The RNA shown here (transfer RNA) has 76 nucleotides and comes from an Anaerolineae bacterium.
The sequence was found in a public genome assembly.

RNA sequence: GUGCUUGUAGCUCAGUGGAUAGAGCAUUUGUCUACGGAACAAAGGGCCGGGGGUUCGAAUCCCUCCAAGCACACCA
Numbered sequence: 001g002u003g004c005u006u007g008u009a010g011c012u013c014a015g016u017g018g019a020u021a022g023a024g025c026a027u028u029u030g031u032c033u034a035c036g037g038a039a040c041a042a043a044g045g046g047c048c049g050g051g052g053g054u055u056c057g058a059a060u061c062c063c064u065c066c067a068a069g070c071a072c073a074c075c076a
Stems, first nucleotide, its partner, number of pairs: 001072007010025004018056001027043005049065005
């Protein structure tokens, strides 16, 4: 340099056009307990990597940029 994959909650991930985007773990609070842990219940936490476009409607499709990874090429 070329091609491909990935980017969604603090972490690991789901959601492949339809209304206010979800799960597990973690965090906080409460119940319970002599205390802690475990268990149970509830809550907080997201401008879906940035920008632009298509569409009545975009996390999802298209373009571009950024970041991470893989393969190939180059390295007289």

Its Rfam family is "tRNA". It is annotated as a transfer RNA. Taxonomically the source falls in Anaerolineae (Bacteria, Bacillati, Chloroflexota).